[in-house]
């Protein structure tokens, strides 16, 4: 001096992880503007029935708490991980020429 690799800088992917968020289970959850069924009353009827329906009760909605760990999506100087491309010409190792 040259080359190969590998690091040190930056950019994209990708894989694994790790939050959150969706899914899904389960709780709670609507005086009344949600459903059902409507004791009691009320109303129409001689009546026999009917009609709306309040409380209870059951269900569900909006939201909430709890768990689950597959999918899905976001995040992030999380990763002794992997790919490809850029920058750099410094440090490491190897091989080659020359002095």
């Nucleotide at each position: 001096a040259u080359u190969c690799a590998g690091u040190c800088c930056c950019c994209g992917c990708g894989c694994g992880g790790c939050a959150c968020a969706c899914a899904c289970c389960u709780g709670c959850g609507a005086a009344c503007c949600c459903c059902g069924u409507c004791a009691g009353g009320u109303c129409g009827g001689g009546a026999a029935c009917g009609a709306a329906g309040c409380a209870g009760c059951g269900g569900u909605a909006a939201g909430u708490g709890g768990g689950u760990c597959a999918c899905u999506g976001u995040g992030g100087g999380c990763g002794c991980c992997g790919c490809g491309g850029g920058a750099a010409c410094g440090c490491u190792g190897g091989g080659u020429c020359u002095g």
Bacterial small signal recognition particle RNA from a Ktedonobacterales bacterium, 99 nucleotides, folded computationally. It was read from a public genome assembly, where an Rfam model found it. Rfam family: Bacterial small signal recognition particle RNA. By type it is a non-coding RNA gene. Rfam links the family to the GO terms SRP-dependent cotranslational protein targeting to membrane, signal sequence recognition and signal recognition particle, plasma membrane targeting. The coordinates come from a structure-prediction model, not an experiment, and the mean pLDDT is 78. Lineage of the source: Bacteria > Bacillati > Chloroflexota > Ktedonobacteria > Ktedonobacterales.